[in-house]
């Protein structure tokens, strides 16, 4: 200098005018009340992801005597960390990269069941299509020898059929029941041998996952558990529209007190039906319709309405100590949005960053500044993101 790996951080700045939410102050107004509204002044007002709502917890209500079992769901190498986690840290194993480093749904396939498409002869205690072989059988041909009458017999070789042996080679497949070499054999084969691989493994190291390993074994044990299943561990349900409090009018419930109603029938009674009475309306009698206790005060529940939950927290920053780290402990310091259809906006100026154009240059002009928007809170994960900064490390090249 170029190419790359990993980790951390920022995510426009300052000022002016104006608008909005919340909050504090004193003022005014509304409401029976609970409380609310409003102008003025002061303070304050989005994120690294506020997002997806995937995982874990706080908080709230419901259910539940304790423990266990079963079912269902989740997690799945080991150790640590934490309020908890499927997160994070450190390690182990496997895979990739020259390397820094990255990736892994990473328990069990000798508990059982099941599946392995297509192709292929054969897909799990396998199989023989081509091929290789003949210590066998059948008939045939050439050649040689023998007996010899056209013919018969024996032997070598060749081709064919039958029967059998083999699994080396070819071929199929994602996968074919160890690999290479030698011996061996009719041809072959862990059939035998050497090396490699594989399995078991005394013992050693490590908390563990796991690593190393004397020795033993001719090789047995294919793959799939994001198939059922087995093993270990975890899990009660619903969610801030959770839930809590204050509290009208009207109707209805209960209590106390005042005033006001009698008769008949049924029924044990509560009560029901009828008549009269009373009250109200139609001006009044008759008549008709409706109601049958009424008034005052108090109590309690719910509704309209209002408030709380709701911002001091597993909190931020700095520093010291323990730990490789995640993280923990101590001390100091700070207070940092809380709406309720939902505020956090707009305009201007100067600067800054990026891109393009012009210019020898100082510079000038134009355009642009991402992803996105709190809704009970917190810890994570995942996803989106213009532009930029810092640190550590790797490889290559050059110079000293």
């Nucleotide at each position: 200098u170029c190419a790359g790996a990993c980790g951390g951080c920022c995510g426009g700045a300052u000022g002016g005018c104006u608008g909005c939410g919340c909050u504090c102050g004193g003022g005014c107004g509304g409401g029976c009340a609970a409380c609310c509204g409003u102008a003025c002044g002061g303070g304050u007002g989005a994120g690294g992801a506020a997002a997806g709502u995937c995982c874990g917890g706080g908080c709230u209500c419901c259910a539940c005597g304790g423990a266990g079992a079963c079912a269902c769901g989740g997690u799945g190498c080991c150790g640590g960390u934490u309020a908890a986690c499927g997160g994070c840290c450190g390690g182990c194993g496997g895979g990739g990269g020259c390397g820094a480093c990255c990736c892994c749904a990473g328990g069990g396939a000798a508990a059982g069941u099941g599946c392995c498409a297509c192709a292929g002869a054969g897909a799990a205690c396998a199989g023989a299509c081509c091929g290789c072989c003949g210590g066998c059988c059948c008939g045939g041909u050439u050649c040689g020898c023998c007996c010899a009458u056209u013919g018969g017999g024996c032997g070598c070789a060749c081709a064919g059929g039958g029967c059998g042996g083999c699994a080396a080679g070819g071929g199929u497949g994602a996968a074919a029941c160890g690999g290479u070499g030698g011996g061996g054999u009719a041809a072959g084969a862990g059939c035998c041998c050497a090396c490699c691989g594989c399995g078991c493994g005394a013992c050693c190291g490590g908390c563990a996952a796991c690593g190393g390993a004397a020795g033993c074994g001719g090789c047995a044990c294919g793959g799939c558990a994001a198939a059922c299943c087995c093993c270990a561990c975890c899990g009660g349900g619903a969610g801030c529209a959770a839930g809590a409090c204050c509290a009208a009018a009207u109707a209805g419930g209960g209590g106390u007190g005042g005033c006001a109603u009698g008769c008949c029938g049924g029924g044990c009674a509560a009560c029901c039906g009828g008549c009269a009475g009373g009250c109200g309306c139609g001006u009044u009698u008759c008549c008709g319709c409706g109601c049958u206790g009424u008034c005052a005060c108090c109590c309690g529940g719910g509704u309209c309405g209002g408030u709380c939950g709701c911002g001091c927290g597993a909190g931020g920053c700095g520093u010291u100590c323990g730990g490789c780290a995640a993280c923990g402990a101590g001390c100091g310091u700070c207070c940092c949005a809380g709406a309720g259809g939902a505020a956090u906006g707009g305009c201007c100026a100067u600067c800054u960053c990026c891109u393009g154009c012009c210019g020898c240059a100082g510079g000038g002009c134009a355009g642009g500044g991402a992803c996105a928007g709190a809704a009970c809170c917190c810890g994570g994960c995942u996803u989106a993101c213009a532009g930029g900064c810092c640190g550590u490390c790797u490889g290559a090249u050059c110079c000293g």
Notes
The RNA shown here (Bacterial RNase P class A) has 400 nucleotides and comes from a Pseudomonadota bacterium. Rfam family: Bacterial RNase P class A. Rfam classes the family as a ribozyme. It was read from a public genome assembly, where an Rfam model found it. Taxonomically the source falls in Pseudomonadota (Bacteria, Pseudomonadati). The coordinates come from a structure-prediction model, not an experiment, and the mean pLDDT is 75.